[in-house]
RNA sequence: CAGCGUUCUCAGGGCGGGGCGAAAUUCCCCACCGGCGGUAUCUGCAGCGAUGCAGGAGCCCGCGAGCGCCCGGCACAGGCUAUUGCCCGUGCCGGGGUCAGCAGACCUGGUGCGAUGCCAGGGCCGACGGUCACAGUCCGGAUGAAAGAGACGCGC
Numbered sequence: 001c002a003g004c005g006u007u008c009u010c011a012g013g014g015c016g017g018g019g020c021g022a023a024a025u026u027c028c029c030c031a032c033c034g035g036c037g038g039u040a041u042c043u044g045c046a047g048c049g050a051u052g053c054a055g056g057a058g059c060c061c062g063c064g065a066g067c068g069c070c071c072g073g074c075a076c077a078g079g080c081u082a083u084u085g086c087c088c089g090u091g092c093c094g095g096g097g098u099c100a101g102c103a104g105a106c107c108u109g110g111u112g113c114g115a116u117g118c119c120a121g122g123g124c125c126g127a128c129g130g131u132c133a134c135a136g137u138c139c140g141g142a143u144g145a146a147a148g149a150g151a152c153g154c155g156c
Stems, first nucleotide, its partner, number of pairs: 001155001003154004008150003016030004031137002033126002035063004042055005058124002066102002069096008078087003106122005128140003
């Protein structure tokens, strides 16, 4: 320090107050939260300096989980055929991520060579299933999975 390996380790935060109501942490007013890698005009430390090291974006680029989609298996319901076959739907399990879909959401002013990142102000976003009432914050799949971070070993 390329690359490779492993029964290894780690890897998500948040409803507090009030209102209406039979009922809401789900609605309304106020509040609260922000995974991983990259980018860097900001910050800190070291240095005389050049510069180095560390941190730094929810809404810029990309990734992950979830849903969807596709493939396979099993079970059940229905239909066609009449042979053990085929089609379709539902549920459960396993797989794929090349697939496209949901893949969410930022503007204005300032500084500056340069900013959707800094400063100021004002906005916006948040899987699926459940629920006496609609959920980013409650419960559940999840003692799961995983972007990735690290440790150890091999290697150059």